[in-house]
RNA sequence: GGCCCCAUCGUCUAGUGGCCUAGGACGGCAGAUUCUCAUUCUGUUAACAGCGGUUCAAAUCCGCUUGGGGUCA
Numbered sequence: 001g002g003c004c005c006c007a008u009c010g011u012c013u014a015g016u017g018g019c020c021u022a023g024g025a026c027g028g029c030a031g032a033u034u035c036u037c038a039u040u041c042u043g044u045u046a047a048c049a050g051c052g053g054u055u056c057a058a059a060u061c062c063g064c065u066u067g068g069g070g071u072c073a
Stems, first nucleotide, its partner, number of pairs: 001072007010026004018056001027045006049065005
C1' cells in the first nucleotide's frame, strides 16, 4: 500500500428502515430491610466514533475520515 471485519450507557450486549423520547445484565448513586457489612427489594444514573449522502423516516442502507483487528504483498 491492496482487500476483509468491527465501533451502541463505566463494562458486556440486544436491536438489521417506522412499534425505539434505543432495551437487558453487571456496575455507580439514593432509599427500604439489617446493630453494621453483605444479601434481597425499589427507584435512579448513563450510550448509537465523526462528517456527508439516500429516504417521508437511519443506530440500521451508501461514501469518506478516525480508531481497533485480520489477511496479502
Molecule: transfer RNA
Organism: Candidatus Roizmanbacteria bacterium RIFCSPLOWO2_01_FULL_37_12